Transfer RNA from a Candidatus Dojkabacteria bacterium, 72 nucleotides, folded computationally. The organism belongs to Candidatus Dojkabacteria, within Bacteria. Rfam family: tRNA. It is annotated as a transfer RNA.
RNA sequence: GACUCUAUCGUACAGCGGUUAGUACGCAUGGUUUUCAGCCAUGAAACCGGGGUUCGAUUCCCCGUAGAGUCA
Numbered sequence: 001g002a003c004u005c006u007a008u009c010g011u012a013c014a015g016c017g018g019u020u021a022g023u024a025c026g027c028a029u030g031g032u033u034u035u036c037a038g039c040c041a042u043g044a045a046a047c048c049g050g051g052g053u054u055c056g057a058u059u060c061c062c063c064g065u066a067g068a069g070u071c072a
Base pairs, nucleotide, nucleotide: 001071002070003069004068005067006066007065010025011024012023013022018055027043028042029041030040031039032038048064049063050062051061052060
């Protein structure tokens, strides 16, 4: 330098253009317990950035950024 892939709560993953963006762990609050742990209930928390297409984009297209790989 060329090409391919990846980017979603704190972490790890789901998410067939119309979802209240979901699950597990973690976290907070309450209950249970003498206390802690455990268990139960409730809750907070995320779409890498900028454009485009579309009635509608986390999803499709382009550019960029970061990471991984193959070739040179």